[in-house]
Context: one part of a larger RNA
RNA sequence: CACUCGCUCAGGAACUAGGCACAUUAACCCCGUAACUUCGGGAGAAGGGGUGCCGCUGUAGGGUUUAUAGCCCGAAGCGGCCGCAGCGAAACGCGCUCUGCGACUGUUUAACAAAAACACAGCUCUCUGCUAAGUCGAAUACGACGUAUAGGGGGUGACACCUGCCCGGUGCCGGAAGGUUAAAGCAAGGGCUCAGCUCCCGCAAGGGAACGAAGGCCUGAACUGAAGCCCCGGUGAACGGCGGCCGUAACUAUAACGGUCCUAAGGUAGCGAAAUUCCUUGUCGGGUAAGUUCCGACCUGCACGAAUGGUGUAACGAUAGAGCGACUGUCUUGGC
Numbered sequence: 001c002a003c004u005c006g007c008u009c010a011g012g013a014a015c016u017a018g019g020c021a022c023a024u025u026a027a028c029c030c031c032g033u034a035a036c037u038u039c040g041g042g043a044g045a046a047g048g049g050g051u052g053c054c055g056c057u058g059u060a061g062g063g064u065u066u067a068u069a070g071c072c073c074g075a076a077g078c079g080g081c082c083g084c085a086g087c088g089a090a091a092c093g094c095g096c097u098c099u100g101c102g103a104c105u106g107u108u109u110a111a112c113a114a115a116a117a118c119a120c121a122g123c124u125c126u127c128u129g130c131u132a133a134g135u136c137g138a139a140u141a142c143g144a145c146g147u148a149u150a151g152g153g154g155g156u157g158a159c160a161c162c163u164g165c166c167c168g169g170u171g172c173c174g175g176a177a178g179g180u181u182a183a184a185g186c187a188a189g190g191g192c193u194c195a196g197c198u199c200c201c202g203c204a205a206g207g208g209a210a211c212g213a214a215g216g217c218c219u220g221a222a223c224u225g226a227a228g229c230c231c232c233g234g235u236g237a238a239c240g241g242c243g244g245c246c247g248u249a250a251c252u253a254u255a256a257c258g259g260u261c262c263u264a265a266g267g268u269a270g271c272g273a274a275a276u277u278c279c280u281u282g283u284c285g286g287g288u289a290a291g292u293u294c295c296g297a298c299c300u301g302c303a304c305g306a307a308u309g310g311u312g313u314a315a316c317g318a319u320a321g322a323g324c325g326a327c328u329g330u331c332u333u334g335g336c
Base pairs, nucleotide, nucleotide: 006336007335008334010332011331014330019327027051028050029049030048031047036041038158052081053080054079055078056077061073062072063071064070082086094325095324096323097322098321099320100319101317102316106118107117122156123155124154125153126152127151128150134142135141159312160311161310162309164242165241166240169239170238171235172234173233174232175231178230179229180228184224185223189219190218191217192216193215196211198209199208200207201206243261244260245259246258247257270304271301282298283297284296285295286294
């Protein structure tokens, strides 16, 4: 010096990103216990007091038992004794207040993340009438030896109060009149091939050109032709969306009011500098001697908002932020 441990005057968070770590607290009995609350809780709230040993005495009382027999459990009170100290060692909650998030117990990144993430009861939408929908898939099989109070899928996430407007786009559901539309059907026509015929050249053999029946092959208009799409409706706890400018009141300011443009409709209730606020350490109030954090308000919401749920909420949390008490070598600042 390092590691690990013990002690420490005075002070007591001045340390630090942050009380990280340490310390305090602690058992049992008695007294006592607030806001709030879903009346269960909160609560071991908080905050106090007691505790040894000896005697009365293993007493009062209780348990077992047929039993007043035994055995076991066992206060409370009174009197006395000792120590600095009686849960005499060890083991053995620090407490309180405000706020965010998530209701809760649970689950998770085996080996850097335990959470506000996942799940969850509850709520809701949708599919499925049984050879169910759905899953695997060759089949058996599962769903289910179930039958809509059942089963599959999506979203939200206890509970309380609620959940506004928009169906123009996309999706889904319904509709079938019209438009469009496949294979296929039918098949006008066209093309190729070719018997043959005609013409040209040639003495002939032969060569060349035009037309071209039947058949075969290729092609093929019109017409017939479903779903789908177009079209007509519905549907938001489907994907989603939810405006701008100008003027106006007898101080000023502001604008209940008016005008105008655009839209499918222009954000309702509630909340709001928020896990969301850029400007921003917004402004005001509280707490501090001093507070970019915190709490309460305001509303100018860059860019909250209603099951991608909104706002509250008792209880709960190895959750996040702020404060207070107690306590301490975290520190002044070291020392042993």
Molecule: large-subunit ribosomal RNA, domain IV
Organism: Candidatus Bathyarchaeia archaeon